[in-house]
This is a predicted structure of a 72-nucleotide RNA (transfer RNA) from Micromonospora parathelypteridis.
Rfam family: tRNA. Rfam links the family to the GO term triplet codon-amino acid adaptor activity. The family's RNA type in Rfam is transfer RNA.

RNA sequence: GCCGACGUAGCUCAACGGCAGAGCACUCCGCUCAUAACGGAGGGGCACCCGGAUCGACACCGGGCGUCGGCA
Numbered sequence: 001g002c003c004g005a006c007g008u009a010g011c012u013c014a015a016c017g018g019c020a021g022a023g024c025a026c027u028c029c030g031c032u033c034a035u036a037a038c039g040g041a042g043g044g045g046c047a048c049c050c051g052g053a054u055c056g057a058c059a060c061c062g063g064g065c066g067u068c069g070g071c072a
Base pairs, nucleotide, nucleotide: 001071002070003069004068005067006066007065010024011023012022013021018055026042027041028040029039030038048064049063050062051061052060
C1' cells in the first nucleotide's frame, strides 16, 4: 500500500427496516444463626463519527476513524 471482518450496557454478545435485549457484573429485597448458593425486583446504552436514500435505520448506501486477520 491492497483485500476482508468487526465497532450496540462495565465485560461477552444478540436483535425480519417499525418500542434496544440476554448472560455475567452492579444495587436493593427475600431465604439463613451467618456466608455462599438460590429466588425476586431494579438501575445502566443519544448504538464509533459525518453525510445520503426511506414515512421510518443498530440494520441499507457513501466517506472517515479504530481493532483484528490476510496479501505485498
The coordinates come from a structure-prediction model, not an experiment, and the mean pLDDT is 82. The sequence is in RNAcentral, with records from ENA. NCBI's taxonomy places the organism under Bacteria, Bacillati, Micromonosporales, Micromonosporaceae, Micromonospora.